The prediction has a mean pLDDT of 76. Predicted 3D model of RNase P RNA and transfer RNA as a complex of 441 nucleotides.
[in-house]
RNA sequence: UGCGUCAACCGAGCAGUCGCCGCUGUAUUAAGUUUACUUAGUACGGGGGAGGAAAGUCCGGGCUCCAUAGGGUAGUGUGCCAGGUAACGCCUGGGGGGCUCUUUUGAGUUCACGGCAAGUGCAGCAGAGAGAAGACCGCCUAAGCAGUGUUUACAUUGCCGGUAAGGGUGAAAGGGUGCGGUAAGAGCGCACCGUGCAUUUGGUAACAAAUGUAGCAAGGUAAACCCCACACGGAGCAAGACCAAAUAGAAACCUAAUGGUGCUACCCGCACUUGGUUUGGGUAGGUUGCUUGAGCCAAUCAGCGAUGAUUGGCCUAGAUGAAUGACUGUUCUCGACAGAACCCGGCUUAUAGGUUGGCGCAUCAA
RNA sequence: UGGGGUGUCGCCAAGCGGUAAGGCACUGGGUUUUGAUCUCAGCAUGCGUAGGUUCAAAUCCUGCCACCCCAGCCA
Numbered sequence: 001u002g003c004g005u006c007a008a009c010c011g012a013g014c015a016g017u018c019g020c021c022g023c024u025g026u027a028u029u030a031a032g033u034u035u036a037c038u039u040a041g042u043a044c045g046g047g048g049g050a051g052g053a054a055a056g057u058c059c060g061g062g063c064u065c066c067a068u069a070g071g072g073u074a075g076u077g078u079g080c081c082a083g084g085u086a087a088c089g090c091c092u093g094g095g096g097g098g099c100u101c102u103u104u105u106g107a108g109u110u111c112a113c114g115g116c117a118a119g120u121g122c123a124g125c126a127g128a129g130a131g132a133a134g135a136c137c138g139c140c141u142a143a144g145c146a147g148u149g150u151u152u153a154c155a156u157u158g159c160c161g162g163u164a165a166g167g168g169u170g171a172a173a174g175g176g177u178g179c180g181g182u183a184a185g186a187g188c189g190c191a192c193c194g195u196g197c198a199u200u201u202g203g204u205a206a207c208a209a210a211u212g213u214a215g216c217a218a219g220g221u222a223a224a225c226c227c228c229a230c231a232c233g234g235a236g237c238a239a240g241a242c243c244a245a246a247u248a249g250a251a252a253c254c255u256a257a258u259g260g261u262g263c264u265a266c267c268c269g270c271a272c273u274u275g276g277u278u279u280g281g282g283u284a285g286g287u288u289g290c291u292u293g294a295g296c297c298a299a300u301c302a303g304c305g306a307u308g309a310u311u312g313g314c315c316u317a318g319a320u321g322a323a324u325g326a327c328u329g330u331u332c333u334c335g336a337c338a339g340a341a342c343c344c345g346g347c348u349u350a351u352a353g354g355u356u357g358g359c360g361c362a363u364c365a366a
Numbered sequence: 367u368g369g370g371g372u373g374u375c376g377c378c379a380a381g382c383g384g385u386a387a388g389g390c391a392c393u394g395g396g397u398u399u400u401g402a403u404c405u406c407a408g409c410a411u412g413c414g415u416a417g418g419u420u421c422a423a424a425u426c427c428u429g430c431c432a433c434c435c436c437a438g439c440c441a
Stems, first nucleotide, its partner, number of pairs: 001362010012331007020049002023046011051337001055348002058346005063236004070268004075232005080094005095113001096111006114227002119225002121221002136167002138163003144159006175193006194216001195214008240288004250279005259273004281440003295314008332335001367437007376390003384421001392408005414430005
C1' cells in the first nucleotide's frame, strides 16, 4: 500500500426566499371576572422540528385500569457457569462440544448447550435380525448321535449344534484398537483409549487434571410426550381521567339466579347484577394522559469486560386527517434503506456510500 | 395504533413426522354425422420464503414475506 474480516461512528454540505407543526417574547383588540390575571384573535420578533433502523411487533420493562389482583389445576416460556441490568429469550467474561486450517502446540468460526444409566412412545423402505435383537452368506466340527472309507488311530458326510471376528442391508446392528486365548469365536483374560462411580487437587462455579475402582451393564430421538429447576394474574394510551354535546337511555323476540358480568381455560373464593340477539336513534367535539427521561454530552475513578459511581454542563418533535416541503444559487464522492404517534432497553430485518481502529494474508521499502 | 388469523397444482381443498388424496379446469383417445353428456388415460407444476432439529419435514422450531379479520361513545 492492497485485499479480507470484526467493531465503532457518519448517513450530502453551505447560503437565501416562500410555506407547514409546536413553544415563547412584545404590542394591541375583544370577552370574563378576583383589577390584575385568564382565554381567544391580530401584528412584529426569537428559538425548535424524524431515524439508525422511526420498520417487523419478536422478547423485556415503565405507566394506566381491572378484587392492591387470593388458593389450586391447566397452560406458556426459559434452560452449561458466573456477572451486568429496572427487566429480558439481551449483553459481557469463562467452561464444554462441533466444523475448518495446522506436523504438534494452537488459531479461527459456530452451537435452542438441563435430563433418554426415571417412565412411555417412534424409527417408512431395505434387511435373517431394529431393541438387552439377530444365523442370510460365511467360519467351526472340540463334545454327542448315525453312516462311509480298511480294524483302532485318522479322514470324510449328515444330524444335533457352536459362533456376532468377516461379508451383505440400513441413517443406525448392543464399546474401539492390539495381544493372548479358542474347534471357531466372544471383555473370555490383559494393555491402552472411551464410559460410569469414588477420592484428592485447582477453580466462586461450570469444569479440568491425577489416582483408584467397575468388564461394559447404559444405541438414537426430549425443536416426541414427559421429568426436574426457575419465572409468569389479565388487558392494553382505541389503557385511563375530566368537560361538553345528543335523547327514541326506544322497540321486537328469547332468557332468567345451580344464571350473567368483572376476572384470563376450568374449579373454589370475592364484588356487582337480569342478560342476550336483531332492528332503530343520537353523537362522533374538546382538555388531559404527552414528553425531564432507567435522558444526552464531557471528564475522572472502579472493573479483563458488559457496566457502574462521582462531578460539571445541556433541554433536544409532540401531531390528531396527522407538521420537515418547494424553489434558487453553489460545492462534492451526485446521495441507499426509509417517516415519530404513550415512553424506554434489546433482538431481527432493509440499507448507496464514507471515516476510524483491531486482527489475518499478500506485496514493497528499510 | 393495538389484538387475532391464514398461506398446499390455474381454482376449491384433504393430509399434520415415513416421501402429497380428491374434485373442477386442461390435454389426448373412444362413443356420436357433429357437439354436449358419458367413459378411458394423461398432464405439469404445487406445500409462501430462508435456515435449523431429525435417518427422514408440507407437518416440529426460528427469522422474514404476502394477505385477511376485529376493535369509538351514549350503552
Rfam match: Bacterial RNase P class A. Its family is annotated with dimeric ribonuclease P complex, tRNA processing and ribonuclease P activity in the Gene Ontology. It is annotated as a ribozyme.